[in-house]
RNA sequence: GGCAGAGUAGAGCAAUGGCAGCUCGCAAGGUUCAUACCCUUGAAGCAGACGGUUCGAUUCCGUCCUCUGCAA
Repeated sequence: GGCAGAGUAGAGCAAUGGCAGCUCGCAAGGUUCAUACCCUUGAAGCAGACGGUUCGAUUCCGUCCUCUGCAA
């Protein structure tokens, strides 16, 4: 250099055009003599970057960046 896949809360992953969610983690409260478990609540992401299509883009298209894999 060629081809393919991936990039979304602190971590791991969904959602595949219509106000972005789950699990774990974190914080507060409840419970307990106390810790853990358990229950409730909350904070935290405008989605790798920039453009385009569209009334509307995480989703479709293009270029670039990073990572992983395949062939040589």

Predicted 3D model of a 72-nucleotide RNA (transfer RNA) from an Oscillospiraceae bacterium. Taxonomically the source falls in Oscillospiraceae (Bacteria, Bacillati, Bacillota, Eubacteriales). Model confidence (mean pLDDT): 82 of 100. Its Rfam family is "tRNA". Rfam classes the family as a transfer RNA.